[in-house]
Context: one part of a larger RNA
RNA sequence: CUCUUCUCAAGGAACUCUGCAAAUUGCCACCGUAACUUCGGAAGAAGGUGGACCUUUACUGGUGUAGGGACUUGCUCCCGAAGCUGGUUCGGGUCGCAGAGGCCAGGGAGUAGCGACUGUUUACCAAAAACACAGCACUGUGCAAAGUCGUAAGACGACGUAUACGGUGUGACGCCUGCCCGGUGCCGGAAGGUUAAGAGGAGGGGUCAGCCGCAAGGCGAAGCUCUGAAUCGAAGCCCCGGUAAACGGCGGCCGUAACUAUAACGGUCCUAAGGUAGCGAAAUUCCUUGUCGGGUAAGUUCCGACCUGCACGAAUGGCGUAACGACUUCUCCACUGUCUCGAGAAGGGACUCA
Numbered sequence: 001c002u003c004u005u006c007u008c009a010a011g012g013a014a015c016u017c018u019g020c021a022a023a024u025u026g027c028c029a030c031c032g033u034a035a036c037u038u039c040g041g042a043a044g045a046a047g048g049u050g051g052a053c054c055u056u057u058a059c060u061g062g063u064g065u066a067g068g069g070a071c072u073u074g075c076u077c078c079c080g081a082a083g084c085u086g087g088u089u090c091g092g093g094u095c096g097c098a099g100a101g102g103c104c105a106g107g108g109a110g111u112a113g114c115g116a117c118u119g120u121u122u123a124c125c126a127a128a129a130a131c132a133c134a135g136c137a138c139u140g141u142g143c144a145a146a147g148u149c150g151u152a153a154g155a156c157g158a159c160g161u162a163u164a165c166g167g168u169g170u171g172a173c174g175c176c177u178g179c180c181c182g183g184u185g186c187c188g189g190a191a192g193g194u195u196a197a198g199a200g201g202a203g204g205g206g207u208c209a210g211c212c213g214c215a216a217g218g219c220g221a222a223g224c225u226c227u228g229a230a231u232c233g234a235a236g237c238c239c240c241g242g243u244a245a246a247c248g249g250c251g252g253c254c255g256u257a258a259c260u261a262u263a264a265c266g267g268u269c270c271u272a273a274g275g276u277a278g279c280g281a282a283a284u285u286c287c288u289u290g291u292c293g294g295g296u297a298a299g300u301u302c303c304g305a306c307c308u309g310c311a312c313g314a315a316u317g318g319c320g321u322a323a324c325g326a327c328u329u330c331u332c333c334a335c336u337g338u339c340u341c342g343a344g345a346a347g348g349g350a351c352u353c354a
Base pairs, nucleotide, nucleotide: 001349002348003347004346005345006344007343008342010340011339014338019335027051028050029049030048031047036041038172052094053093054092055091058088059087060086061085062084063083067079068078069077070076071074095099107333108332109331110330112328113327114325115324119131120130135170136169137168138167139166140165141164147156148155149154173320174319175318176317178250179249180248183247184246185243186242187241188240189239192238193237194236198232199231203227204226205225206224207223210219211218212217251269252268253267254266255265278312279309290306291305292304293303294302
């Protein structure tokens, strides 16, 4: 110097990103216990008192002698003084600084956020506000189900049957969940347009028996063969409707009231429709340490408001919410070597020698 552990005057978070770490608290019994609440809780809320030993009072449980009772007369059963014993309890007394004397053994309270909750997770830097969850909704599926695995046989679904099973989203509960179907998706429709293979075969080409020609060459039936126009051809797409707890979306400019300011009101452009309720500088607010209020001597955080929402908003759910949380924010009490500011102690290393 370092590691593990222990103690400390006065102060008591001044430390620090943060009370990180440490300290406080701690058991049992009794008294007592707020807001809020889903009436279960919150709650061990908080806060307070007692606890050893000796003696003694009462109550009660067990056992059960004497005694009493019953009959089925038994090594019987029932009640049960005494005695022994477990628990609780009234009073008196004794000792120490200290009686849950050691080990063991909750610190507490308030505010706000997020997630309802118990659970699950990044084996080895993240335990959370992430995942899951009951509940809610949409959607598919009539059974040889939909869906999934497999080339198949076959299997799961399920030895289940729509109060069932699969998929998707949301995520207890309470109050609610607005407008838009133009785009994309899905569902339904079938008149018209478009449209493949296929059907069809007008027409055209090749070949050559033959014919013409002195020849070169020309024409060319049947057959074979290559090609091929109309015309008829579904679903799909176009088209017509529906559907947002489907994917998603939810405006701009100008003017206007008898102070000013503001604009209930008007005009105009665009749109499929222009954001409703609720919430709002928020886990979302750039400007921003917004402004006002509260708390502090002093507060970029915190709490309550305001609304100018850069860029909240309703199951990609909105707003609340008791309980819960090794979650996050802020505050207070208690407590402390975190600190002012350091000191000392024990043990293990380090160092020296062997």